[in-house]
RNA sequence: GGGCCCAUAGCUCAACGGUAGAGCAUCUGCCUUUUAAGCAGAGGGUUGGAGGUUCGAGUCCUCCUGGGCUCA
Repeated sequence: GGGCCCAUAGCUCAACGGUAGAGCAUCUGCCUUUUAAGCAGAGGGUUGGAGGUUCGAGUCCUCCUGGGCUCA
């Protein structure tokens, strides 16, 4: 230098172009002699950045940034 893959909540990951969710973690309540476990609920997101397509983009296209694999 060429090719491919990945980037979404604090962490690990989902999400046919049509209201962004789950588990763990955090907080609150219940339960328990207490803790842990269990049960119920809550908070937490400019979907890496910039453009484009579209009535509508996390999703499709282009470029950039970061990471990984591979070829030379």
Source information
RNAcentral holds the sequence, with entries from ENA. Transfer RNA from a Candidatus Kerfeldbacteria bacterium, 72 nucleotides, folded computationally. Its Rfam family is "tRNA". The family's RNA type in Rfam is transfer RNA. The coordinates come from a structure-prediction model, not an experiment, and the mean pLDDT is 81. The organism belongs to Candidatus Kerfeldiibacteriota, within Bacteria.